Molecule: small-subunit ribosomal RNA
Organism: uncultured prokaryote
RNA sequence: CUGGCUCAGAACGAACGCUGGCGGCAGGCCUAACACAUGCAAGUCGAACGCCCCUUCUGGACAGUGGCGCACGGGUGAGUAACGCGUGGGGACCUACCCUUUGGUGGGGGAUAACUAUUGGAAACGAUAGCUAAUACCGCAUAAGCCCCUAGGGGGAAAGAUUUAUCGCCGAAGGAUGGACCCGCGUCUGAUUAGCUAGUUGGUGAGGUAAUGGCUCACCAAGGCGACGAUCAGUAGCUGGUUUGAGAGGAUGAUCAGCCACACUGGAACUGAGACACGGUCCAGACUCCUACGGGAGGCAGCAGUGGGGAAUAUUGGACAAUGGGGGAAACCCUGAUCCAGCCAUGCCGCGUGAGUGAAGAAGGCCUUAGGGUUGUAAAACUCUUUCACCAGGGAAGAUGAUGACGGUACCUGGAGAAGAAGCUCCGGCUAACUCCGUGCCAGCAGCCGCGGUAAUACGGAGGGAGCUAGCGUUGUUCGGAAUCACUGGGCGUAAAGCGCGCGUAGGCGGAUAGAUCAGUUGGGGGUGAAAUCCCGGAGCUCAACUCCGGAACUGCCUCCAAUACUGUCUAUCUAGAGUUCGAGAGAGGUGAGUGGAAUUCCUAGUGUAGAGGUGAAAUUCGUAGAUAUUAGGAAGAACACCAGUGGCGAAGGCGGCUCACUGGCUCGAUACUGACGCUGAGGUGCGAAAGCGUGGGGAGCAAACAGGAUUAGAUACCCUGGUAGUCCACGCCGUAAACGAUGAGAGCUAGUUGUCGGAUAGCUUGCUAUUCGGUGACGCAGCUAACGCAUUAAGCUCUCCGCCUGGGGACUACGGUCGCAAGAUUAAAACUCAAAGGAAUUGACGGGGGCCCGCACAAGCGGUGGAGCAUGUGGUUUAAUUCGAAGCAACGCGAAGAACCUUACCCGCUCUUGACAUCCACAGACUCCGGGAGAGAUCUCGGGUCCUUCGGGCGCCAGGACAGGUGCUGCAUGGCUGUCGUCAGCUCGUGUCGUGAGAUGUUGGGUUAAGUCCCGCAACGAGCGCAACCCUCACCCCUAGUUGCCAGCAUUUAGUUGGGCACUCUAUGGGAACUGCCGGUGAUAAGCCGGAGGAAGGUGGGGAUGACGUCAAGUCAUCAUGGCCCUUACGGAUUGGGCUACACACGUGCUACAAUGGCGGAUACAGUGGGCUGCAACCUUGCGAGAGGUAGCAAAUCUCUAAAAUCCGUCUCAGUUCGGAUUGUUCUCUGCAACUCGAGAGCAUGAAGUCGGAAUCGCUAGUAAUCGCGGAUCAGCAUGCCGCGGUGAAUCGUUCCCGGGCCUUGUACACACCGCCCGUCACACCAUGGGAGUUGGUUUUACCUGAAGACUGUGUGCUAACUUCGGAGGCAGCAGGCCACGGUAAGG
Repeated sequence: CUGGCUCAGAACGAACGCUGGCGGCAGGCCUAACACAUGCAAGUCGAACGCCCCUUCUGGACAGUGGCGCACGGGUGAGUAACGCGUGGGGACCUACCCUUUGGUGGGGGAUAACUAUUGGAAACGAUAGCUAAUACCGCAUAAGCCCCUAGGGGGAAAGAUUUAUCGCCGAAGGAUGGACCCGCGUCUGAUUAGCUAGUUGGUGAGGUAAUGGCUCACCAAGGCGACGAUCAGUAGCUGGUUUGAGAGGAUGAUCAGCCACACUGGAACUGAGACACGGUCCAGACUCCUACGGGAGGCAGCAGUGGGGAAUAUUGGACAAUGGGGGAAACCCUGAUCCAGCCAUGCCGCGUGAGUGAAGAAGGCCUUAGGGUUGUAAAACUCUUUCACCAGGGAAGAUGAUGACGGUACCUGGAGAAGAAGCUCCGGCUAACUCCGUGCCAGCAGCCGCGGUAAUACGGAGGGAGCUAGCGUUGUUCGGAAUCACUGGGCGUAAAGCGCGCGUAGGCGGAUAGAUCAGUUGGGGGUGAAAUCCCGGAGCUCAACUCCGGAACUGCCUCCAAUACUGUCUAUCUAGAGUUCGAGAGAGGUGAGUGGAAUUCCUAGUGUAGAGGUGAAAUUCGUAGAUAUUAGGAAGAACACCAGUGGCGAAGGCGGCUCACUGGCUCGAUACUGACGCUGAGGUGCGAAAGCGUGGGGAGCAAACAGGAUUAGAUACCCUGGUAGUCCACGCCGUAAACGAUGAGAGCUAGUUGUCGGAUAGCUUGCUAUUCGGUGACGCAGCUAACGCAUUAAGCUCUCCGCCUGGGGACUACGGUCGCAAGAUUAAAACUCAAAGGAAUUGACGGGGGCCCGCACAAGCGGUGGAGCAUGUGGUUUAAUUCGAAGCAACGCGAAGAACCUUACCCGCUCUUGACAUCCACAGACUCCGGGAGAGAUCUCGGGUCCUUCGGGCGCCAGGACAGGUGCUGCAUGGCUGUCGUCAGCUCGUGUCGUGAGAUGUUGGGUUAAGUCCCGCAACGAGCGCAACCCUCACCCCUAGUUGCCAGCAUUUAGUUGGGCACUCUAUGGGAACUGCCGGUGAUAAGCCGGAGGAAGGUGGGGAUGACGUCAAGUCAUCAUGGCCCUUACGGAUUGGGCUACACACGUGCUACAAUGGCGGAUACAGUGGGCUGCAACCUUGCGAGAGGUAGCAAAUCUCUAAAAUCCGUCUCAGUUCGGAUUGUUCUCUGCAACUCGAGAGCAUGAAGUCGGAAUCGCUAGUAAUCGCGGAUCAGCAUGCCGCGGUGAAUCGUUCCCGGGCCUUGUACACACCGCCCGUCACACCAUGGGAGUUGGUUUUACCUGAAGACUGUGUGCUAACUUCGGAGGCAGCAGGCCACGGUAAGG
C1' cells in the first nucleotide's frame, strides 16, 4: 500500500437476565391459512298478508307468506411475478336504496304456505289430502318516452296500505355513488433454465355477456413471443408509507389508510341491482361429532376463550351514552363495527424518590510510602417543603330537546408526615472510568485484537470510579460506517483482475459546412399526484408524547405553448479520417517442388595391434571371431556451422543452406480519384508452441519409459553404458502454456539526447552533414505510481468500445451443460474453515552466494594432553547425610587465599521459645563472678558474695508485649558486581539534504593502517562514545640526595670492619630522550610503505592498567542489598557425634615418570620478588632425619627466612635397571582440647603400573616456548593448586583450506532471526462436502381411463292451475350428449 474481519450510531410488533414508584398516549400470535368446547358477532318490518294467542278493548306477542338487508362492517395474507398493485390515460358498459325532471298507477284471474286431518323417521327432516290471504304469481288494456326493424311495422308496465295526508308502485331521461373492461410505463432472483406457443397469432361469420374481445364455436391464413431475457424454476400480497443514510441509495410493507386475494380443501352454479357469497345452497375429499347403524350434523383467517406450536404476544369484561351501519312512517329493535374498562415497563413522553445549612472532615469500609489519602457535605444533626402516592369533601365537559358504559373518573379544596418509592451495566486498547485481595494456562473471560503458566488495571470478590436511569444489559434483525459492487464514487505491469491472436455480426461510439425537423434537451402553463405520515407556522390537553387547523412538499405521470445551441433524423455539399491508382524498396512472411556440402551412424575392403570407451574415481559396455585409430568406397535419415547483429518479417503461435514457381502484408515518393465508406466488437468464426491421439510411411542422431553400472544410510535421482515410444513426412484431431511487455484495440495531445534498420530530399569537400517518414533499442524532463518503476513504442493528459476483478483456503475443484476417439478442455459453485492471505520497499540476521582483509585460525615448528600411577574437581552411584551453587566455548585445581572440632549451610540424638543478635514499653537489683554436683555437651542445680553514679542517668537478670531470626523460594521481580563476543573496530548524534514512510546520506568509493588510523574524492558539514595518546612499569642519559647502600683513589681490617668520600653501582624524586624528525626510492606531488644513517631504543620500543553501543531473560537472592511469597515451641537458636574425605565406573585439569640432554655421589659459584613480634631466628648443643633444647640480633636497604637450582667432576651402560616411585609394614617428629573416621613430615623396609601413549585434541611468534629453582597469600597444622620472582634459553616455507571475526555487495517465504521457516506420505478419528448398490417424500408435465354436482345443448316417453285460435305454448320431472373437480394407470422432469 492492497485487502478482508471487527467495533463505536440509529431503529424494532421483539425475546431473555437483573431490577421495578406514578401518570398520559400508543401497541400487543411475526410461529401451525394447526384443530377448536362454550357464549355472543344480522336482523328488521303487523303502516303488505292470512291464521292463531293474550287483553284493561285499546293495544301487544309468536311461527309462516311477502318486502328490504344479509355482496356492508369485521378477519387473514395461504395463493398470486399477474393489468395483481402503483401511476397516467381510454371507451364499448351496468348501478338497488338517494336526488332532479317527466309520464302513468285501468280492469281481471288461478294458486299456495301457515292452519286442519292422517301418516313416515331415533333424529335431521318430511309425505298425502283439504281450506285461505297479499305490495306473492299470471293474462288483458293503455304507451309520452323506451327497445327492435327490411323503416312498412312490431314489442313491452304497474300494488296497494291507511285514511285523508302521506308513504308506496311502474315507464323514461339526467345526476350522484359504487362497480366492470382495455392500454402506456414501473414492479425480486437464477442462463449450471435458450428456445416457447395449436385457440396458439390474425381474419370472416355466428354465439355469448351489462359491455369490447378467441370469451366460445365453424371456416381460412401461418402466424405470435424471445438475448432490451421468452419459457421454466425459486421466492413474494402490492402501495401510501416505515427505517437507515449528507445524499444517491439500501432494507422493509406490524399498527393507520387505499387496492387485491381468500374463508376446512377442490369444483359448481342459484338468488339478486350487486356474489359465483366468512357466520347461504349443491357435489367430491379429509377431519370431528351424534346415531336406534337405516341415516344425519359441522367449519372462529369475526369478539372473547381452549388445546397445540413457539424465545414470544392480553379479558370467555361493560355499553349501545357517543360516532357509524341494517330494518322501520315512527317509537324502537339489532350491531364483539365502535366507544370504554381489564392485563403487560412492549415502546414514546412527563413526574417523583426530597430541599437548604452542615468538618469533629465522626464511625465503619478500602488503600497506604504508616505520615496519610479516599468514600465525603456524603451521613448524623438542625431548619424547611409536600409534587406523586394515601385519607376526606366537592365534582365536570363529552349531550344542539331527552338519554353517560366510561365514573364518583379527570379536575378542585382540605389533612397527615421525609414520610411509601433505585437500579443496571461497564472500568486492557478501540472506549468515558484503577487499586487491593483470591486464583495460578486452573477456574474462567472474550465484539475484534487477545487475557490467565505466583506480583492479572482483562478471571472471581471488595473498595473506588464512569455511563445510563424506572430502567439497564444481552441476544436477534435492518441500514450506517463499507468509496467493501464505486450513478454520485473503485480498479486490472508486480497486490484479485487484459480473452493466446485475428476477422467480423448485432450493439455502442463517430470528421467538416449549410438547410429542414423538433424525438431527446431546456423554459413556462394546465390536470393529476386520496387521506394520514415527514417538514414549516399556529392551536388544544398544566408541559411533552399525543391531537387539531393552515401551509409547503409529494423530486412522478399526462397534456398544451415556446426555444433550437448540442445529440438524433432527413436533404445537399466538402476532404483533413479511411480507401483506390502509378512508380520504387527491404525482408529467416507463407505454400509447393528441386538441389548442395560438412558432420554423425552403419556396411564393404585395406593397413594395423591390444586395448578402446567412460568418469571426481570407477564399472556396466565394445575388442584377439581383430575393436579403438587410420585410408578408400557406398547407404540412410535429420539438421543447416561461419555470415548472425537488444538485425529483419509476421496478428499471434512463430520463421534461418541454396534455386525456382505461386502468394499475403508493410514502407517510401507522386499525381489523380471515391467522398466518412470509420473505430470497437457480446455471440460467431478462423489461426494457434510443445506434449498427446488416430491411419499410413520413415527412423541417422537424440531420447521419456525401461535395463544395467556407479554414488548413497537408502538413490525408484543427479553421473555412466545401452535403449523403445516420440522427435521427421502426409492427412485428420486436440486447443492448451510464465501463449509474458505478466501491460486489450483505436485516435489526439505532451521536453529532449544517443544507437540501429528501411526509404526519400538538399548541400557540397563523394563520404560526410542537415531535414523528413516508418520500425526497433538505451538514457532521461514534466507528469503518474504504494513503491519498484513507466516516461512520444506511457504505466502521462483526454475520448470511444470490448474483456475481466471484489479476503485467504476449499477450487484452474464437485455436480450439470457443451466439445473431444481418448487424454482432457470450457463454463463453474456450495458446505466447511481461518483472521488473515498478498504487493513493494527498509533495517538486521542467515547462505555448503561473491569480493577484500585480519587473528597461534590453518600451515611450518617446539613442547604437551589423550595410555600409567597419584593429586584435585565434576558426573553417576551410594548414604541418615554424602549441604548448596557453577553446565558448550564462557561449569569441571570453579565460589573454596587452604572441611580433623570450628568453619558448616547437611544428617542423627538431646535441648530452648521475646529467643544467640537489635530497638521500645513496663517491672526490678540482680547478673557477670567464685566453689561443688549431674550430664556427651548445650545446659540444669546447690552454696557464697554482690551494682555504679557527676543524681541527669548508666549497667543488667527473670517473666510479658511489640518484635527478632531464616545460607527457606523466586537471578524469569531487582540493585550491585562479574563472565563472554572482544582490546574486535566498531556504535551513534546534531544540523542539512533525499525519501509519503520505515529509513538513507554522513559511516559508501580510490588508496592506506594494528585501528571508522590517515589522505583524496563526495550533499554533506560537524560532533560524541570507542581506537590512539595522556597513567604505571622495564630499557638509556642527566639533576638532586647519600643511610642501613657503594668503595675509584688515601689509610685500616679476618671482613666496606673502621676513618674518609659520594666518582661508580644502587636506592628514590624530578627531568630529558623517538617525532617517519633526516636521506634515498615508491606512491596522485597525498596519506603512507620500503631501505638507510644516527641512536640505549625506530616506526604502537616491551609489558600492564584501561573493555564503546549492545548480545546471551548468561552467572550470582549462599558476599552484600532488596520487592513479593513462605516458616514462627520452627524452615529460628544452642549442642555432642557423624557427614561434606563414601566408590563397580566416566570425564576435565594437573604432578611424577617411563630415563644417559639421565640417575646417584661429591665439589662449588652467581639471582630476584617478597615475608617476619602469639613472628623470622643467626649461632651453639643434640638426633641418621623430621626435629628438639638453649640463646644473640631484628618492627628490619642494618638482623633473619636464605641454602638457589640448572652448572662442574666422578660413577652407572640400556636393564623394568643404581630408571620409576605408587602401595604396604613398622618406628618416630610436629601442629593442635583432639590426628580413628580424616593432617603434614622423617627413618628403615617394601618396590606396583609405566619402555613416550589410538581416534582425537591443547599451548606458544622472543628474552617468548621449553627447562630450573625461589618467594608470598590463606594458615595452629596441611599445596602437585593459585599469585608472583628471577636463572639458562630455542625453531618457524606461507595464506589454498578448517575455525572465529570485520567491511562492501547479492538472494530470502527468516525477525524467538538457519538450533529459523516449512512440505508430503502414513496411522487414527469422521465435523463438512463429492461419489455410491440403492431407498423415500414433495412438486410438476404428457398420454389415457373414470366422470359427482352444475350450467349449457338436444329430445319430447311421463305429469301439468292461470294463457289459448283448444291444435298447443309454457312449466316440472325424466332421458341423452359434450365440458369438467376429485380419483386411477403409465412414462418423464